[in-house]
RNA sequence: CGCAUGAGGCAGGGGCGCAUAUUGCUGAGAAGUACCCUUAGAACCUGAUCCAGUUAGUACUGGCGUAGGAAGUCCGAGACCCCUUCAA
Numbered sequence: 001c002g003c004a005u006g007a008g009g010c011a012g013g014g015g016c017g018c019a020u021a022u023u024g025c026u027g028a029g030a031a032g033u034a035c036c037c038u039u040a041g042a043a044c045c046u047g048a049u050c051c052a053g054u055u056a057g058u059a060c061u062g063g064c065g066u067a068g069g070a071a072g073u074c075c076g077a078g079a080c081c082c083c084u085u086c087a088a
Base pairs, nucleotide, nucleotide: 001078008074009073010072011038012037013036014035016032017025018024019023044069045068046067050063051062052061053060
């Protein structure tokens, strides 16, 4: 803090860009034994070869967005933080 939920099990959905490039930038994650999200849905897609700003450059930041789409069930109280100890 919470008890019509949480945590958890199983299942499913999703993205992987830019550049001064064997390295660097942002970020949870840029192909990972991973990360995020599952309708109380901004995970992610469409709009978009979009608009404004920034940058080496890029959804890098904001708008668009009270827009249109988008993947679930079981169980049903504990979960998180701090301190200490132990192990890896």